[in-house]
RNA sequence: CUCUUAUCAAGAGCGGUGGAGGGAAUAGGCCCUGUGAAGCCCGGCAACCAUCAGGUUAGAUUUUUCUAGCUGCUUAAGGUGCUAAAUCCUACAGGUCAAGUAUGAUCUGGAAGAUAAGGG
Numbered sequence: 001c002u003c004u005u006a007u008c009a010a011g012a013g014c015g016g017u018g019g020a021g022g023g024a025a026u027a028g029g030c031c032c033u034g035u036g037a038a039g040c041c042c043g044g045c046a047a048c049c050a051u052c053a054g055g056u057u058a059g060a061u062u063u064u065u066c067u068a069g070c071u072g073c074u075u076a077a078g079g080u081g082c083u084a085a086a087u088c089c090u091a092c093a094g095g096u097c098a099a100g101u102a103u104g105a106u107c108u109g110g111a112a113g114a115u116a117a118g119g120g
Base pairs, nucleotide, nucleotide: 001120002119003118004117005116006115007114008113013042015041016040017039021032022031023030026091027090028089029088043083044082045081048079049078050075052072054071055070056069057068058067059066060065087112092109093108094107095106096105097104098103
């Protein structure tokens, strides 16, 4: 960099440092920010990998039992991740409703993106 699968409306600081920007990219909105942005450190959150006992399904086994899957009101030492707003909202396709000149609301799917696990 790319492929597959899963998840993305919950949760997380009045700390230190830092000094002007930030909310992925493009566009349009709308926001955050010197009552200090990004970044870094510490703290915290979550539970993907992990861990644990139980339940359950399948297979193997003479029994004991073993293996794999699923599930959960276990845990959080380790690998990541996250820590304003739904992935801040909309951009593409379709449905419904309102208006019927333009548009608005809402639902579904897609695209793009983020994170994890596995593969190339």
Overview
A computed fold for a 120-nucleotide RNA from Virgibacillus sp., annotated as SAM riboswitch aptamer (S box leader). The organism belongs to Virgibacillus, within Bacteria. The model forms 97% of the base pairs in the Rfam consensus. The same sequence occurs in records of 2 taxa.